The RNA shown here (c-di-GMP-I riboswitch aptamer) has 80 nucleotides and comes from Pelobacter sp. UBA5610. Its Rfam family is "c-di-GMP-I riboswitch aptamer". Rfam links the family to the GO term cyclic-di-GMP binding. Of the family's consensus pairs, 95% are formed in the model.
RNA sequence: UCCCGACAAAACCAAACCUCCCGUAAGGGAGGGACGGAAAGCGGCGGGUCUUCGAUUCCGAAGAUGGCCGAGCUGCCGAA
Numbered sequence: 001u002c003c004c005g006a007c008a009a010a011a012c013c014a015a016a017c018c019u020c021c022c023g024u025a026a027g028g029g030a031g032g033g034a035c036g037g038a039a040a041g042c043g044g045c046g047g048g049u050c051u052u053c054g055a056u057u058c059c060g061a062a063g064a065u066g067g068c069c070g071a072g073c074u075g076c077c078g079a080a
Stems, first nucleotide, its partner, number of pairs: 004078002012037002017032006035067001041073002045070003048065007
């Protein structure tokens, strides 16, 4: 340094749910709140799922999801 990831240390993020705002919707933003997370940091590249529109066995277009999986880039700590 890489792999790896501890009943270690120090920090970090924040599911469901509630309130307000944005969006036709999936969903997003802010505040509260913690189920969890060693990339739950970054980007929709591939697959999956979801929404809307068109089509109508198949499918196409535009979107959503990075806390579904894979791959990519970056990053804290250091026991076995």
The source organism's lineage runs through Bacteria, Pseudomonadati, Thermodesulfobacteriota, Desulfuromonadales and Pelobacter.